[in-house]
This is a predicted structure of an 81-nucleotide RNA (c-di-GMP-I riboswitch aptamer) from Paenibacillus sp. NCBI's taxonomy places the organism under Bacteria, Bacillati, Bacillota, Bacilli, Paenibacillus. The RNAcentral record of the sequence draws on Ribocentre.
């Protein structure tokens, strides 16, 4: 550099759910909580998919808005070939 994640080690993150704002809504944020994670870092105009909401000519669509812990695409710790 490249290639997988067994052994370890330092350590991170945080599902559901309660609480409190925001928001139509999906969903965010903060605080508690751990179900799980080798990327549960990052990225929503790289791209596919979903969910919300509106419009329609309603099959074919479009508009707003979110999901990265759905798929991907991007940077990486740590020992190991």
């Nucleotide at each position: 550099u490249u290639c997988a994640g067994a052994u370890a080690a330092u350590g991170g993150c945080a599902a559901a759910c309660c609480u409190a704002u925001c928001g139509a809504a999906a969903g965010a944020u903060a605080g508690g909580g751990a179900c799980g994670c080798a990327a549960a870092g990052c990225u929503a105009a790289a791209g596919g998919g979903c969910c919300u909401u509106c419009c329609a000519g309603a099959u074919c669509g479009g508009g707003u808005g979110g999901c990265a812990g759905c798929c991907a695409g991007u940077u990486a710790c740590c020992g190991g070939a």